Background:
This is a predicted complex of two RNAs, RNase P RNA and transfer RNA, with 452 nucleotides together. It holds a member of the Rfam family "Bacterial RNase P class A". It is annotated as a ribozyme. The coordinates come from a structure-prediction model, not an experiment, and the mean pLDDT is 75.
């Protein structure tokens, strides 16, 4: 210098004029809007006012309310191991598998020897097998014997063809021909074995020949999860208000009846309970919740490989409710075009109870570490 | 703001993981007719996008895009 791998940063700056939200101090003043609760005009000063993703709403938590007579059943999520954390499906480290020459990257990575299902087409055969093929030891025939020849209702999974997948691979022995049938090596599975490791696991040893794939098919195992989301919810008020609706069958028994139906008891079933002094639906609004002492931001130090934790210092930083955070002008910066003058452009996108993550979108620019190659000294 | 659902020819709907994706209406061409309609024959036309699981994906999983629905209040 070139190629590559991994990660971080950044998210235009300043000035002037006009305008908006919130807080606060004055101004104004006992008014105005509203039935009330409650809210508040005008003018001026000061302070402050979007993000790294505010987005998707995909996970986890805080917070709030509901449920928590009883019994049973569903439902959802995760998946090697160790750690971090408030928690997580996130993050860190590590193991295994796969990819790459390397830096490094990818993996919904438990169980197919509990059971069920599925495997189209092709192919003889799809969880099981003689279509082609090979063989003539045994058997039958030619024949009474031997030899030879022929053959299947015989033997053989070595070869061919099909397929994603065809009964471990390769070599030797073996045989009539063959075959883990036997043996060596490789691969696979198992182990109260030995060594290392917290562990997943790795190495060694011993034994075995059984066991196709699919669980992002049902399912099984282990662990976790109560439900609903700030339009939750609390208080004030409309108002101890007004309106609408509340089914049926049975009876010598007309009831505080029986049975069904219906409402409620977080989902379903059983069960319980209520069924007209009861139940359901509809009918204005306002304030709080709501934003900072919150798992807060920045920085130093310490511990840890790291995620992260601990100590200390320091900072005050949106809070709307039809929704403010904007517009214009100028100068500069950056990029593109142009000889120049100059022109054009500056992304993705915008809070809505709050945090931790993930995913997705993103213009120009800047920085760090590492791998490989080349050249020079 | 929150919670859910859906996406297949132009339209309305089908399709147990096996594909050459089907039907009706509509479109186009032709036959018939003096012309049109009706009828008959033929034909074109689709799985929202990307990645993954699987031998194989419209179907299963993940992410995105687009569309739709519900939801504010008590006794």
């Nucleotide at each position: 210098c070139c190629c590559g791998c991994a990660g971080g940063u950044g998210g235009g700056a300043c000035u002037g004029c006009c305008g908006c939200g919130u807080g606060u101090c004055a101004u104004g003043g006992u008014g105005c809007c509203g039935a009330a609760a409650g809210g508040u005009a005008u003018u001026g000063g000061c302070a402050u006012g979007a993000g790294g993703a505010a987005a998707g709403u995909c996970c986890g938590g805080g917070c709030a309310u509901c449920g928590c007579a009883g019994g049973g059943c569903a439902g959802g999520a995760u998946a090697a191991c160790g750690g971090a954390u408030a928690a997580c499906g996130u993050c860190c480290g590590c193991c295994g598998a796969g990819g790459g020459g390397a830096a490094c990257c990818u993996c919904c990575g438990g169980g197919a020897a509990a059971g069920u299902g599925c495997a189209a087409c092709a192919g003889a055969a799809a969880u099981a097998g003689a279509c082609u093929a090979c063989c003539a030891a045994c058997g039958u025939a030619u024949u009474g014997c031997a030899a030879a020849u022929a053959c299947a209702c015989g033997g053989u999974a070595c070869a061919g063809a099909u397929g994603g997948a065809a009964a471990g691979g390769c070599g030797a022995g073996g045989u009539a021909a063959a075959a883990g049938c036997u043996c060596a090596c490789c691969g696979g599975c198992a182990c109260g074995a030995c060594a290392g490791g917290c562990g997943a696991c790795u190495g060694u040893g011993u034994g075995c020949a059984a066991a196709u794939g699919u669980a992002a098919a049902c399912c099984c195992u282990a662990u976790c999860c109560g439900a609903u989301g700030c339009a939750a919810c609390a208080c004030c008020g409309u108002a101890u208000g007004u309106g609408c609706g509340g089914g049926g069958u049975c009876c010598c028994u007309u009831g505080u009846g029986a049975c069904c139906g219906u409402g409620c008891c977080g989902g379903c079933c059983c069960g319980g309970u209520a069924u007209a002094u009861c139940c359901g639906c509809a009918c204005a609004g306002g304030u709080g919740g709501c934003u900072g002492u919150a798992a807060g931001g920045u920085c130093u130090g310490c511990g840890g490989c790291a995620a992260c934790g601990c100590c200390g210092a320091u900072c005050a930083c949106a809070g709307a409710u039809a929704g403010a955070u904007g517009g214009c002008a100028g100068u500069c910066a950056c990029g593109c075009a142009g000889c120049a003058a100059u022109g054009c452009g500056u992304a993705c996108a915008g809070a809505a109870c709050c945090c931790g993550g993930c995913u997705u979108a993103c213009a120009a620019g800047c920085c760090u570490g590492c791998c490989g190659g080349a050249a020079a000294a | 703001g929150g919670c859910c659902c859906c996406a297949u020819a132009g339209u309305u709907c089908a399709a147990g993981g096996g594909a050459u994706a089907g039907a009706a209406c509509g479109g186009a061409a032709g036959u018939u007719u003096c012309c049109u309609a009706a009828a008959c024959u033929u034909u074109a036309a689709a799985u929202c996008c990307a990645g993954g699981u699987u031998c194989g994906a419209g179907u299963c999983c993940u992410g995105g895009u687009g569309g739709g629905g519900c939801u504010a209040c008590c006794u």